[in-house]
This is a predicted complex of two RNAs, RNase P RNA and transfer RNA, with 446 nucleotides together. Rfam match: Bacterial RNase P class A.
RNA sequence: GGAGCGGGCCGGAUGGCCGCGGCGGGUGUCGGCAACGGCACGCGUCGAGGAAAGUCCGGACACCGCAGGGCAGGGUGCCAGCUAACGGCUGGGCGCGGCGACGCGACGGAAAGUGCAACAGAAAGUAGACAGCCGAUGGCCGCAGCGAUGCGGCACAGGUGAUGUUGAAAGGGUGCGGUAAGAGCGCACCAGCGGUGGCGGCAACGUCAUCGGCUCGGCAAACCCCACCCGGUGCAAUGCAGACAGGAACGACGAGGCGGCCCGCUGAGUUCCAGGUAGCAGCUCGAGGCACACGGCGACGUGUGACCCAGAUGGAUGGUCAUCACCGCUUCUCGGAGCGGGACAGAAUCCGGCUUACAGGCCCGCUCCUCAU
RNA sequence: GGCCGGGUAGCUCAGCUGGUAGAGCACACGACUGAAAAUCGUGGGGUCGUGAGUUCAAGUCUCACCCCGGCCA
Numbered sequence: 001g002g003a004g005c006g007g008g009c010c011g012g013a014u015g016g017c018c019g020c021g022g023c024g025g026g027u028g029u030c031g032g033c034a035a036c037g038g039c040a041c042g043c044g045u046c047g048a049g050g051a052a053a054g055u056c057c058g059g060a061c062a063c064c065g066c067a068g069g070g071c072a073g074g075g076u077g078c079c080a081g082c083u084a085a086c087g088g089c090u091g092g093g094c095g096c097g098g099c100g101a102c103g104c105g106a107c108g109g110a111a112a113g114u115g116c117a118a119c120a121g122a123a124a125g126u127a128g129a130c131a132g133c134c135g136a137u138g139g140c141c142g143c144a145g146c147g148a149u150g151c152g153g154c155a156c157a158g159g160u161g162a163u164g165u166u167g168a169a170a171g172g173g174u175g176c177g178g179u180a181a182g183a184g185c186g187c188a189c190c191a192g193c194g195g196u197g198g199c200g201g202c203a204a205c206g207u208c209a210u211c212g213g214c215u216c217g218g219c220a221a222a223c224c225c226c227a228c229c230c231g232g233u234g235c236a237a238u239g240c241a242g243a244c245a246g247g248a249a250c251g252a253c254g255a256g257g258c259g260g261c262c263c264g265c266u267g268a269g270u271u272c273c274a275g276g277u278a279g280c281a282g283c284u285c286g287a288g289g290c291a292c293a294c295g296g297c298g299a300c301g302u303g304u305g306a307c308c309c310a311g312a313u314g315g316a317u318g319g320u321c322a323u324c325a326c327c328g329c330u331u332c333u334c335g336g337a338g339c340g341g342g343a344c345a346g347a348a349u350c351c352g353g354c355u356u357a358c359a360g361g362c363c364c365g366c367u368c369c370u371c372a373u
Numbered sequence: 374g375g376c377c378g379g380g381u382a383g384c385u386c387a388g389c390u391g392g393u394a395g396a397g398c399a400c401a402c403g404a405c406u407g408a409a410a411a412u413c414g415u416g417g418g419g420u421c422g423u424g425a426g427u428u429c430a431a432g433u434c435u436c437a438c439c440c441c442g443g444c445c446a
Stems, first nucleotide, its partner, number of pairs: 001369010012324007020047005026041006049344001053355002056353005061234004068263004073230005078092005093107001094105004108225002113223002115219002130164002132160003137157002139154006172190006191215002193212008238281003246273005256266003288307001290305006326341007374445007383398004392429001400416005422438005
């Protein structure tokens, strides 16, 4: 100098004017005996995000009497840890990719069972004979022989998984022996699998030795088996207040409820149509963020300190001007001038994650290549 | 705001256990008719909402995203 990998952070700044929502306090006015409340206008203070999004997971909270048992159903899936919990995160193992920094992985079980594999192909799973090879053994025919039998032929029974063709996939590889021809049929070496034992590790796993010819293929994001987890409904939950308060059907011979079914429990309402109302609480101080110290490789935990940081309900958080900073274009007097641009998006009970969208910019660590010293 | 259901031909819908995607209507051509309708025959037309993954193979199984419809105070 070039190419790249990982992590963290920002998402324009300051001021003036106009405007909006919350809270506090003030003034005026209206209502009220008062407490207080409504309205208007000043003042002070606070006012979107890294994803507020998708609603995909996990919790808090609320109600369903308790959150019961079994079956069914759903989810997760290497190991250890973190956490309120998780399908998240951290560290490690194994596999794959990359020269490397590093990245990716639904990564338990197919030697429990059931099933699937279109087309092609001979054959698709305790394999299979289309071509090919063989035909030792048995059969048939011929010759020789008194006979036992021998020799030759046929490719009839049959043997074969070495060779060819198909396919995503064809039941280890190389060599020697062996055989009628062949084949782990036997042996040597190599690869894989499984058993046993030793060593390292909490474990996943790794490694070494030895035994077994065991070669047992793929799919579980097919059913399934194993281990662990899961009751339902969601703040339009729920409570209070106000308003409306009619009709029909079913119901203690059991309506309805406890996610589906059964058991068990409970015990007076339930469903539909018509009618009526969107006021207050829940509502934002919380597994809260920040700084420092300590423990831990780390996720994270513990302690101390100071801090308060949106609560709207047709839903506020905006507009405009000036200066500066950033990017692009044009121009020339070469550092000024002019013009243009700034993404994705936007709280709605709250929190922890994941995923998806995103103009532009900053910082830190690391790898490879090249050059110079 | 929360919770469900769906997306396949121009339209309305099938396609359950993965194996070359169909039906009805519509459309085109031919026959019938003087001509047309009806009828009969033949035929064309599909990124299976989009993108990844699992698998030899995905409309179908899994995940993410996009769009449409419905219910709840």